[in-house]
C1' cells in the first nucleotide's frame, strides 16, 4: 500500500415562519387561549419463536398430536445467547451445522452390471479320476510327454458402476480366498486427561456384525391447557322476558381433539325484533445509564442516577435560507426477550493474507 474477517457507532446538521399532539400549571361559563416540557426504529418490517398481562377456571391424569435433539452454562423462558467437543468449507483471520439411534423393525439406492446386503459368475484362472488324441519306451500288459473337452473348484486379476463382500505384504494352494501370519483399518475392553461431549495410548482381546440413507417411516430423551388488547373491566342506551323444533341425571354442558376424574343443571339449533355512545385497559418496566465486584464469556450482583410517544380513521408536517459526508432501508397501536430479512453514505477498534522498502 492492497485485499479480506469480526465487532461497534451513526443514519443529515443549523436557523427562521406557520401547523399537529401527550402531560403539568394557569385564564376563560363552555367549545377555546397562554406558558413550560416531551413527541417513531435499528430494524418500528416478517408474524417466525418465547414470555408478561387478561379471561375461561375451583383443578388433576392419560392417549393422540406438536416442538426440540452433541456437552456444560446463562436467562422469566425459548427453536435464543455464551463457552467447549466433533464434522465440513477457507492459505488464514474466521464461517456453517436439520449434531440422539442404522446391533429394535420396515422401506429405498435409478441406469449400467453376473451381482447393490444374509446380494455374484460376464471376461477370466485351475481342472484330479475317467474320456478323446498325441510323444517316447516296451513283444503284450503298462509307464511317460503334450494337448482338447467335460464334471467340478475359485472370486486373487479385468470389466460395469457413486459405491462390489476391508487395505498392503508374505506364506500356502491344482488355482485361489483372513485360509494363516505381520502391520494398518474395524469392534469390544482397560488406563490417563476432562464435570461432560470427547481426546490420547509404544496397552489387551477378537479374524471381524453387512455399505449408505432417519430434512424416509420408525425408536429414544426432554418440553407443551386454550383463546387473545377486536383480551378484558365499568357506565349509559334499547327492546318482543317473542315464535318454533330437538335432547333429557342411563342426559346435557364446562376455551384445540378423545377418554377418565371433578364441577354445574338445563342445553343445542332455526326464524324474527331492538340498542351499540363513552371511560378505562394505555405505558414505571424481567426498564435505561454510569461505576465497583465476580466470571474466559453470555451474564449476575451492589451503589448512584434518570423517567425519553401513547394516537384513536390514527399526532411529529410544510416552506425558506444555509452547511456538507449530497442523505439508504423505512412509521409505534398492550408490553418485553430473541431470530430472520432490507439498508446509500460516513466513522472507530482488533485480527488475517499478499506485495514493496528499511
Nucleotide at each position: 500500500g492492497a485485499a479480506g474477517u469480526u465487532g461497534g457507532c451513526u443514519g443529515g446538521g443549523c436557523g427562521a415562519u406557520c401547523g399537529c399532539u401527550g402531560c403539568a400549571c394557569u385564564c376563560u361559563u363552555u367549545u377555546g387561549g397562554g406558558u413550560g416540557u416531551g413527541g417513531a426504529g435499528g430494524a418500528a418490517a416478517g408474524u417466525c419463536c418465547g414470555g408478561g398481562c387478561u379471561c375461561c377456571a375451583c383443578u388433576g391424569g392419560g392417549c393422540a398430536g406438536a416442538g426440540u435433539g452433541c456437552c456444560a452454562g446463562g436467562u422469566a423462558a425459548c427453536g435464543c445467547c455464551u463457552g467447549g467437543g466433533c464434522g465440513g468449507c477457507g492459505u488464514g483471520a474466521g464461517c456453517c451445522g436439520a449434531c440422539g439411534g442404522a446391533a429394535a423393525g420396515u422401506g429405498c439406492c435409478a441406469c449400467a452390471g453376473a451381482g447393490a446386503u444374509c446380494a455374484g459368475a460376464c471376461c477370466g484362472c485351475c481342472g484330479a479320476u475317467g474320456g478323446c488324441g498325441u510323444u517316447g519306451c516296451g513283444a503284450u500288459a503298462g509307464c511317460u510327454u503334450c494337448g482338447c473337452a467335460c464334471a467340478g473348484g475359485u472370486a486373487a486379476g479385468g470389466g460395469u458402476g457413486a459405491a462390489a463382500a476391508g487395505g498392503u505384504g508374505c506364506g500356502g494352494u491344482a488355482a485361489g480366498a483372513g485360509c494363516g501370519c505381520a502391520c494398518c483399518g474395524c469392534g469390544c475392553g482397560c488406563a490417563u486427561g476432562g464435570c461432560a461431549a470427547c481426546a490420547u495410548g509404544u496397552c489387551g482381546c477378537g479374524g471381524c456384525a453387512c455399505g449408505g440413507u432417519a430434512a424416509a417411516c420408525c425408536c429414544c430423551a426432554c418440553u407443551c391447557g386454550g383463546a387473545g388488547c377486536a383480551a378484558g373491566a365499568c357506565c349509559a342506551a334499547a327492546u318482543a322476558g317473542g315464535g318454533g323444533a330437538g335432547c333429557a341425571g342411563a342426559c346435557g354442558u364446562g376455551u384445540g381433539g378423545c377418554c377418565c376424574g371433578c364441577g354445574c343443571g338445563g342445553c343445542u339449533c332455526c326464524c324474527g325484533g331492538g340498542u351499540a355512545g363513552g371511560u378505562c385497559g394505555c405505558u414505571u418496566g424481567a426498564g435505561g445509564u454510569u461505576u465497583g465486584u465476580g466470571g474466559u464469556g453470555a451474564c449476575a450482583u451492589a451503589a448512584a442516577u434518570c423517567c425519553a410517544a401513547g394516537a384513536g380513521g390514527a399526532a411529529u408536517g410544510a416552506u425558506c435560507g444555509u452547511c456538507c459526508u449530497c442523505g439508504a432501508c423505512a412509521g409505534a397501536a398492550c408490553c418485553c426477550g430473541g431470530c430472520u430479512u432490507a439498508c446509500a453514505g460516513g466513522c472507530c477498534a482488533a485480527c488475517u493474507u499478499c506485495u514493496u522498502u528499511u
About this RNA
The RNA shown here (Bacterial RNase P class A) has 358 nucleotides and comes from Spiribacter salilacus. The sequence was found by an Rfam model in a public genome assembly. The prediction has a mean pLDDT of 79. Lineage of the source: Bacteria > Pseudomonadati > Gammaproteobacteria > Ectothiorhodospiraceae > Spiribacter.